Annotation: Small-subunit ribosomal RNA from an uncultured bacterium, 1393 nucleotides, folded computationally. The sequence is in RNAcentral, with records from ENA, Greengenes and SILVA. Its Rfam family is "Bacterial small subunit ribosomal RNA".
[in-house]
C1' cells in the first nucleotide's frame, strides 16, 4: 500500500465485505512464575451486620470506676502463751482527704473538607479570555490599638409528673472563654459641608471639619496560648460579560415580570432577585420557542494529516445525596453519615404513636452476557481537634481475588542416523512425522528445602514497620513439575487420506455440499500466535463512501419547467486616507498528570522520576499598508438613456375572407353506397350513394414552408387595423459601476381535468354494435357523449428535453442559413473581403468511463444559486401547506438484496435489412399414408419376452443372416482356487484314447492302455488332491475416460506470427468494389505474411499410342469331325503395364486494358468431363463401459462357471421401412436374341438318367481369362385373354412331399395338387430424383449346415422438367437492433396455489 464481489470478456460508476490499531470488555478451550496496573458500562434498584468525624479537662459545674493516706468499728493467716488470753498480717465495710479521670452536660473548633455517584442539566453548566468603580472571605501572614467595671439567667443535677417506647413537662440548685448592658476607641460605619486628583461613564482615590453609633475572656506547669477593634496581604469563594459547546424546520414563531424605566424593598454584592407604579416593548431564518438526547473539560483511541470517535481509572469544574419542599446554624450549606414540612418504602409498636436511607469502605439481595474481601494498619503521605502528650481518619498504605490489560521470565542445552518402532500415505520403489524420540553429556532461571535478611525511620539521641521473616543474598537438591489455541478454496501463510453425498453440516464475502470435497466430519501432515488463542460487541481505519484538505451532475445518482427580485454572497479603471480583515514584533495567560524528544532509575521492560519541547488557543500591545473591507475625490471600457435605420407565426383586443367537412332545402337520376387483409354492423326504392344550384353553421388557416424567423420558458402560422413587450445594427450626444447571480417570495407556464354560462361542423375518452380471437373489457370497423371552441375563474403538472442553470473572459479552422452596417469591383437586381447579432453541420487543440462535446463546450478559468451520496421498499407512509375536488409540495422508517447500473466489445438470437447458394422451393417423373404380407420399434403380455439406439441425426439400426450352439434373458440341476491366467506345496506318470454303469444333460461312479531328460539329488510337461494371493462378472457409472463413430457439411470457413489503432475486452488482416463451385482469383486497402480448409496430387471411366499375347482373339492362309477345335498369326476385340492428350491453350465480344464471363474454332472428352476416396476450427456433457481398453464403485458356495429345457417368433393396437398388387404400356403360353460384375476344394459340381416338381443319382472338368455356378431378365415375334374381383391379384388354409442339419413341435426354406382373403390407384399429410439420372429388368457376393422382400454390388432398356427466387426448410456474408450468454427450448411480468 491495498483486495475479493456485477460481467462471456471488458472500462467506468457504486454499493457490499476483507486484511490493522484500540476495549473498564463478555463467551469457548486451555493455562507454569513475577512486577506495574485495572476491576457494576445493567437498577441513581432495595438493604441485614460492622466501621467510615471528631476532639479539647490548658473554657465551664458536677464526678463513677481505680489507687493512696488518716480514722473508726470488723475480721483472725500466723506467733506467743501463764491456755485465761494478747500481739495481729490478708481481706472486706463506713468516714474524710488526696490522686485520678469513665460516661453523660454547659461551652469552643471541626461535621461546608475528605469520600461516592453522574439522576438532572443544551445552561455562564463546561472550556477559553477579559471584569467587579457591584463583593465576602473563619483558621493563617504583617502592622497598628486594646482587653475597664459591671449584672441576670440557664443545662448537668434533685424531686415529682406523663408515655411501651422515642421522648417530654413542672418545680427547685449553680458555673463558665455561654449570655446581657455601661465606659474608651483610630484609618471601622451612616449623614451634612468641603478640597485636590483620576477614569468613557455611573463613579472611585487622598484629605479636612461636623454630627451620631459600635469593642473584648481567660487559661496555665508562667515557657506560652487565646481574646477585641482597625488595615493590609494570602488562600477560597460569589457575580457579571466575550467567543466555543449535539440532533430535529415533518418544532416558525415565541413572550404580561413578559422588555425598559422612575421609587422602594431585598443580599456580601449588581439587577424584574422582589413589590407598586408608567411606557410597549423584547427574542427569531446568523434557527428563536418546542421536542429528543447528553455531565464538561484536560485528555483517550484511531488516522499521513485534516478529521472522527468516546468521556472507565489519574486530575480540575458543575450537578446529586430515597423522591419534592423548605429555611435555620454558621466565615463557609439551603448540608451524603445536621433540623423541618410532605411523598413512596422499610422496620418497632401496648395502636395511642415512633425510628430509618450505602451514588463512603467491605457485604447481601436482585438485574445482568459481566465486575472481587463482610481483610491488616495508621508504619509512611495527608486531614480535624489539642499548648502537647495524643485521639480519631474504610482518606491513605497494604495484603487477598481475577491473564481483565501492558511488561519480562520458563516450560530445557549439546551432542545423536539403525534415518529405530508407531502412525500417516504409496505408483509398493519409496515417501513423511525426524535429530524429532530414544541415548550420552552438561546446566538450574523458576521450582523444593534450609540459612541470612533490608530499604521504606526522618529532626540532637532514644523509641516506632501493617507489608513481613516478603524482596534480596548464600547453600543443597533434581530435567525433575510446567503447552495450548486457532487455520490451511481465493482474499491470505499453510494439502493428502478416509467418512459423508445439496444430507449432515460450512460461511466475513465470493461461495462449497447431489459418490473421486485441498472449503462438511475425522486422521496425518503443515502454517500463524503463544500462557494465551479464537469468537462476539463497540470505536476510529481503509472509505476520496459527506470530499476543508480531497468527490460530483448530457447518458451512471444529481440541472430547479421559465422569468422577475428581496435578504445574502461575488464585484471594473486612477488616487486619497483609515486600519475590521490580513503580515510581523513583544508580553500575558494557555493548572499538574499525560503525548514527544533528550537524561536517570528497577539486572531488561512494563513502570518511576529529572529537564526541555509542544498546547497550533485567546487577551493586550508596537509596526506594515500590498491585497480584502470601510470612508472620500474622479474616470468610462461593464451597464443603462438618447438619436438614426432594418426584420419578425412576439403579446391583446375588433373585423374581414376563401377552400374544405357536415347538415338543409330543390332539380337530374337509378341500385345500391360505405368499409375491411376479408367481411359484418350501418345507410340505401319512405329514392341513398353520384351530381347542379340554394341556403345555414362551426371548427381549422392548403401552397408559400425553409435542421427559415420570434419569445424567458411554455410556445406563436390566411388576411387588416387599433394598442403594445422584447431583441438587432449604425451613432457616440448623456448618467457615471447605476453590475452578476438570487434562498424565500411574486408572476407565467403544453395537454388533460374542475367550476359558472354559451357553442357545438369535424374529430372523439367513456359507451353500443361489428368482426378478429382459445378468450379480446384491445389492435380493425360503423356509431357516438363529455371533451376539443369562447369568456371569466381554478389546477400547477410533463421525456415541461440540447435529458447539458445564469452570467463574463479566453482558446486552429472550414462550409451553410438568417437579420444589418461598410470598403472595393462597376451595371450584373450581383459578387470579392470586412465586421456585428443569430441559427446549422464538419473539424484540430483540450476533455471524456466510452459515446461523444469541441467559440451555441461536455475545454481554459472566476463568482452566486439548485440538486445527489448501492437497488427495492417509495415519491409510498404519517404529519404539515395549497386546492371545490382530482391532486400537488415537502417527504421518512422497518424489512431485504449483494448487487442495481452506464458506456463500448464478441457471439447467439429477431414474425429487421441487403447479397448468395442448396432437389430448398417452383417445373416434372416415380412413389410413401389405403390392402395383404416380410422386417423394425412402442405399447401390452410373460418365469422370461436379455440389452443397448430416441426429431433431423433411433425404428430391414448393432444383428454380413436367434430351430440348438450364439444368448447376455427365464425355469430347473449342478460347481466353488474355480470354465480361463501366474505362483507355491504334495501325489501320480501322464495327457490323448477305447470302453462300461447311470443321469433329461452336465455334474458323478468305474475299468483299460500308455512319456522325455537326468551329474540319479531332481528337472521339464501333465494331470489329480490342498491351502492362500488371485480369477471371474454382457453388473454400475458414455455425466469419470481412451479409442471409434454420427451431425450440421464437403458448408468456406476457422485462425496464427509481426505491425497498427483502442485505457481494456478486442478491432484491423478476413471488411470493401467485382468474380467464382469455393476466404476461387483480381483490383483497392495500416497491413505485411503465414497455417488448418478449397483446388490440385490418388482410384475407377470415357479416346489415343506404346509394351506383351495365354487359357483371351481370328482380318488373312492351311486343315477340319464345323466346335477358335488344329496349324499358324496378334491385325482387331479384350487383357494390364507405361504413356499422351484438356491448359481458357487459340479466335470474337464483354469487363476496368485485371480476375473473370459469354460465343465460337479445333477435338474422344471444354471451362471442376462424369463418378470415387479425402471432413478445417469447433458445436450436440451426441453414441457406444454389449467390440476392444480403462479410472472409481459393487458381487464372491456367486451378478461367476456348467447343463437340459424355454425365451429373444407372444399379439387388442400403434408407428417406421420394404416387397406384391390393384392390371391390356397388362397376364399366360410358344419358340428365339444380347451383359456386366463376382464366386468356387470340408467348394463349384457339367453331361447323362430318375422324378410333374422341388430334388435324386452321377462324378466329367477346375484352386479356374481354361471348368462350373449360368437359364440373364425386361425386349421382340407369333398366338390367347376383352374390362370381370377376371386366365387380374397371390395372401391364408388342406394334404402330399424334397433338402440341410444330433434335431424343423414351439420355430426353416423349397415343390407339387387344392384353397382363392383383402385389394379396381388410395384422407390430411409426406419422400426420392437434374442424365446414362428417375422409372424399370434381371444377375451376383457376404454373412451361410439351412434360412433375405433385407444390404453390398453389377449390367440390360431409358425418360420428362427447371419461366425464376416472392415464398416453406437449411446454410453463408455485410449490417441493424437486444434487458439474451445455460445464449429465443433465452430472459420476463402478472394472478393463483
Nucleotide at each position: 500500500a491495498g483486495a475479493g464481489u456485477u460481467u462471456g470478456a471488458u472500462c467506468c460508476u457504486g454499493g457490499c465485505u476483507c486484511a490493522g490499531g484500540a476495549c473498564g470488555a463478555a463467551c469457548g478451550c486451555u493455562g507454569g512464575c513475577g512486577g506495574c496496573g485495572u476491576g457494576c458500562c445493567u437498577a441513581a434498584c432495595a438493604c441485614a451486620u460492622g466501621c467510615a468525624a471528631g476532639u479539647c479537662g490548658a473554657g465551664c459545674g458536677g464526678g463513677a470506676a481505680a489507687c493512696u493516706c488518716a480514722a473508726g468499728a470488723c475480721g483472725g493467716c500466723g506467733g506467743c502463751u501463764u491456755c485465761g488470753g494478747c500481739c495481729a498480717a490478708a481481706g472486706a465495710c463506713u468516714u474524710g482527704a488526696g490522686u485520678g479521670g469513665a460516661g453523660a452536660g454547659c461551652g469552643g473548633c471541626g461535621g461546608a473538607c475528605g469520600g461516592g455517584u453522574g439522576a438532572g442539566u443544551a445552561a455562564c453548566g463546561c472550556g477559553u479570555g477579559a471584569g467587579u468603580a457591584a463583593c465576602c472571605u473563619g483558621c493563617c501572614c504583617a502592622u497598628g490599638a486594646g482587653a475597664g467595671g459591671g449584672g441576670g439567667a440557664u443545662a448537668a443535677c434533685a424531686a415529682c409528673c406523663g408515655g411501651a417506647a422515642a421522648c417530654g413537662g413542672u418545680u427547685g440548685c449553680u458555673a463558665a472563654u455561654a449570655c446581657c448592658g455601661c465606659a474608651u476607641a483610630u484609618u471601622a460605619u451612616g449623614c451634612c459641608u468641603u478640597u485636590g486628583c483620576c477614569g468613557c461613564a455611573u463613579g472611585a482615590c487622598a484629605g479636612a471639619g461636623g454630627u451620631a453609633u459600635g469593642a473584648a475572656a481567660g487559661a496555665u506547669u508562667u515557657a506560652u496560648c487565646g481574646c477585641u477593634c482597625a488595615u493590609g496581604g494570602a488562600u477560597g469563594g460569589a457575580c457579571u460579560c466575550g467567543c466555543g459547546u449535539c440532533c430535529a424546520a415533518u418544532u416558525a414563531g415565541c413572550u404580561a415580570g413578559u422588555a425598559g424605566g422612575c421609587g422602594g424593598g431585598g443580599u456580601a454584592a449588581c439587577g424584574g432577585c422582589c413589590c407598586a407604579c408608567c411606557u410597549a416593548g423584547g427574542c427569531g431564518a446568523c434557527g428563536a420557542u418546542u421536542g429528543g438526547u447528553a455531565g464538561c473539560c484536560g485528555a483517550a483511541c484511531u488516522g499521513a494529516g485534516a478529521g472522527g470517535u468516546u468521556g472507565a481509572u489519574c486530575g480540575g469544574c458543575c450537578a446529586c445525596a430515597u423522591u419534592g419542599g423548605a429555611a435555620c446554624u454558621g466565615a463557609g450549606a439551603c448540608a451524603c453519615g445536621g433540623u423541618c414540612c410532605a411523598g413512596a418504602c422499610u422496620c418497632c409498636u401496648a395502636c395511642g404513636g415512633g425510628a430509618g436511607g450505602c451514588a463512603g469502605c467491605a457485604g447481601u439481595g436482585g438485574g445482568g452476557a459481566a465486575u472481587a474481601u463482610u481483610g491488616g494498619g495508621c508504619a509512611a503521605u495527608g486531614g480535624g481537634c489539642g499548648c502537647a502528650a495524643g485521639c480519631c481518619u474504610g482518606a491513605c498504605c497494604c495484603a487477598g481475588c481475577a491473564a481483565c490489560g501492558c511488561c519480562g521470565c520458563g516450560u530445557g542445552a549439546a551432542g545423536g542416523a539403525a534415518g529405530a518402532a508407531g502412525g500417516u500415505u504409496u505408483u509398493c520403489g519409496g515417501a513423511u512425522u525426524g535429530u524429532a524420540a530414544a541415548c550420552u553429556u552438561c546446566u538450574g532461571u523458576c521450582c523444593u528445602u534450609g540459612g541470612u535478611g533490608a530499604c521504606g525511620a526522618a529532626g540532637g539521641a532514644a523509641g516506632u514497620g501493617a507489608c513481613g521473616g516478603u524482596a534480596g543474598c548464600c547453600a543443597a537438591g533434581g530435567a525433575g513439575g510446567a503447552a495450548g489455541c486457532c487455520c490451511c478454496g481465493g482474499c491470505u501463510a499453510a494439502c493428502u487420506a478416509c467418512g459423508u453425498g445439496c444430507c449432515a453440516g460450512c460461511a466475513g464475502c465470493c461461495g462449497c455440499g447431489g459418490u473421486a470435497a485441498u472449503a462438511c466430519g475425522u486422521a496425518g501432515g503443515g502454517g500463524g500466535c503463544a500462557a494465551g488463542c479464537g469468537u462476539u460487541g463497540u470505536c476510529c481505519g481503509g472509505a476520496a463512501u459527506g470530499a476543508c484538505u480531497g468527490g460530483g451532475c448530457g447518458u451512471a445518482a444529481a440541472g430547479g419547467g421559465c422569468g422577475u427580485g428581496u435578504a445574502g454572497g461575488c464585484g471594473g479603471c486612477c488616487g486619497a486616507u483609515u486600519a475590521a480583515g490580513u503580515c510581523u514584533g513583544a508580553a500575558g495567560u494557555g493548572a499538574a498528570a499525560g503525548u514527544c524528544c533528550u537524561g536517570c532509575u528497577u539486572u531488561c521492560a512494563a513502570g518511576g522520576u529529572g529537564g526541555g519541547a509542544a498546547u497550533u488557543g485567546c487577551u493586550u500591545u508596537g509596526g506594515a499598508g500590498a491585497c480584502u473591507g470601510g470612508u472620500u475625490g474622479g474616470c468610462u471600457u461593464g451597464a443603462g438613456u438618447g438619436c438614426g435605420g432594418a426584420a419578425g407565426a412576439g403579446g391583446u383586443a375588433a373585423g374581414u375572407g376563401g377552400a374544405a367537412u357536415u347538415c338543409c332545402c330543390a332539380g337530374u337520376g337509378u341500385a345500391g353506397c360505405g368499409g375491411u387483409g376479408a367481411a359484418a354492423u350501418g345507410c340505401g326504392u319512405a329514392g341513398a350513394g353520384a351530381u347542379u344550384g340554394g341556403g345555414a353553421g362551426g371548427a381549422a388557416c392548403a401552397c408559400c414552408a425553409g435542421u427559415g424567423g420570434c419569445g424567458a420558458a411554455g410556445g406563436c402560422g390566411a388576411c387588416u387595423u387599433a394598442c403594445u413587450g422584447g431583441g438587432c445594427c449604425g451613432u457616440a450626444a448623456c448618467u457615471g459601476a447605476c453590475g452578476c447571480u438570487g434562498a424565500g417570495g411574486c408572476g407565467c407556464g403544453a395537454a388533460a381535468g374542475c367550476g359558472u354560462g354559451g357553442g357545438g361542423a369535424g374529430c372523439g375518452a367513456a359507451c353500443a354494435g361489428g368482426a378478429u380471437u382459445a378468450g379480446a373489457u384491445a389492435c380493425c370497423c360503423u356509431g357516438g357523449u363529455a371533451g376539443u371552441c369562447c369568456a371569466c375563474g381554478c389546477c400547477g403538472u410533463a421525456a415541461a428535453c440540447g435529458a447539458u442553470g445564469a452570467u463574463u473572459a479566453c482558446u486552429a479552422g472550414g462550409u451553410g442559413u438568417u437579420g444589418g452596417c461598410g470598403c472595393g469591383u462597376a451595371u450584373a437586381g450581383a459578387c470579392u473581403c470586412g465586421u456585428c447579432g443569430g441559427u446549422g453541420c464538419c473539424g484540430c487543440a483540450g476533455c471524456u468511463a466510452a459515446c461523444a462535446c469541441a467559440a451555441u463546450a461536455a475545454g481554459u478559468a472566476a463568482u452566486c444559486c439548485a440538486c445527489c451520496u448501492g437497488g427495492g421498499g417509495a415519491g409510498u407512509a404519517c404529519g404539515u401547506u395549497c386546492g371545490c375536488a382530482a391532486g400537488a409540495a415537502u417527504g421518512a422508517a422497518a424489512c431485504u438484496c449483494a448487487a442495481a447500473g452506464g458506456a463500448a466489445u464478441u457471439g447467439a438470437c429477431g414474425g429487421g435489412g441487403a447479397c448468395c447458394c442448396g432437389c430448398a422451393c417452383a417445373a416434372g417423373c416415380g412413389g410413401u399414408g389405403g390392402a395383404g404380407c416380410a422386417u423394425g420399434u412402442g405399447g401390452u403380455u410373460u418365469a422370461a419376452u436379455u440389452c443397448g439406439a430416441a426429431g433431423c441425426a433411433a425404428c430391414g439400426c448393432g444383428a454380413a443372416g436367434a430351430a440348438c450352439c450364439u444368448u447376455a434373458c427365464c425355469u430347473g440341476g449342478u460347481c466353488u482356487u474355480g470354465a480361463c491366467a501366474u505362483c507355491c506345496c504334495u501325489c501320480u506318470g501322464a495327457c490323448c484314447g477305447a470302453c462300461g454303469a447311470g443321469u433329461a444333460a452336465u455334474g458323478u461312479c468305474g475299468u483299460c492302455u500308455u512319456u522325455c531328460c537326468u551329474u540319479c539329488g531332481g528337472g521339464a510337461c501333465a494331470g489329480a488332491g490342498g491351502a492362500g494371493a488371485c480369477a471371474g462378472g454382457u453388473g454400475g457409472u458414455g455425466c469419470a475416460u481412451g479409442g471409434u463413430u454420427g451431425u450440421c457439411g464437403u458448408c468456406a470457413g476457422c485462425u496464427c506470427g509481426u505491425g497498427u489503432c483502442g485505457u481494456g475486452a478486442g478491432a484491423u488482416g478476413u471488411u470493401g468494389g467485382g468474380u467464382u463451385a469455393a476466404g476461387u482469383c483480381c483490383c483497392g486497402c495500416a497491413a505485411c505474411g503465414a497455417g488448418c480448409g478449397c483446388a490440385a496430387c490418388c482410384c475407377c471411366u470415357a479416346u489415343c499410342u506404346u509394351u506383351a499375347g495365354u487359357a483371351g482373339c481370328c482380318a488373312g492362309c492351311a486343315u477340319u469331325u464345323u466346335g477358335g477345335a488344329u496349324g499358324g498369326g496378334c491385325a482387331c476385340u479384350c487383357u494390364a503395364g507405361a504413356g499422351a492428350g484438356a491448359c481458357u491453350g487459340c479466335c470474337c465480344g464483354g469487363g476496368a486494358u485485371a480476375a473473370c464471363c459469354g460465343g465460337g474454332a479445333g477435338g474422344a472428352a471444354g471451362g471442376u468431363g462424369g463418378g470415387g476416396a479425402u471432413g478445417a476450427c469447433g458445436u450436440c456433457a451426441a453414441a457406444u463401459c454389449a467390440u476392444c481398453a480403462u479410472g472409481c464403485c459393487c458381487c464372491u458356495u456367486a451378478u461367476g462357471a456348467c447343463c437340459a429345457g424355454g425365451g429373444c417368433u407372444a399379439c387388442a393396437c400403434a408407428c417406421g421401412u420394404g416387397c406384391u398388387a390393384c392390371a391390356a404400356u397388362g397376364g399366360c403360353g410358344u419358340a428365339a436374341a444380347c451383359a456386366a460384375a463376382g464366386g468356387g476344394a470340408a467348394g463349384c459340381g457339367a453331361a447323362g438318367c430318375c422324378g410333374u416338381g422341388a430334388g435324386g443319382u452321377g462324378g466329367a472338368g477346375c484352386g479356374a481369362a481354361u471348368c462350373c455356378c449360368a437359364a440373364a431378365a425386361a425386349u421382340a415375334a407369333c398366338g390367347u385373354c376383352u374390362c370381370a374381383g377376371u386366365u387380374c391379384g397371390g395372401a391364408u388354409u388342406g394334404u402330399a412331399g424334397u433338402c440341410u442339419g444330433c434335431a424343423a413341435c414351439u420355430c426353416g426354406a423349397c415343390u407339387a395338387c387344392a384353397u382363392g382373403a383383402a385389394g379396381c390407384u388410395g384422407g390430411a399429410a409426406u419422400c426420392g430424383c437434374u442424365a446414362g439420372u428417375a422409372a424399370u429388368c434381371g444377375c451376383g457376393a457376404a454373412u451361410c449346415a439351412g434360412c433375405a422382400u433385407g444390404u453390398c454390388g453389377c449390367g440390360g432398356u431409358g425418360a420428362a422438367u427447371a419461366c425464376g427466387u416472392u415464398c416453406c426448410c437449411g446454410g453463408g456474408u455485410c449490417u441493424u437492433g437486444c434487458a439474451c450468454a445455460c445464449a429465443c427450448c433465452g430472459c420476463c411480468c402478472g394472478u393463483c396455489a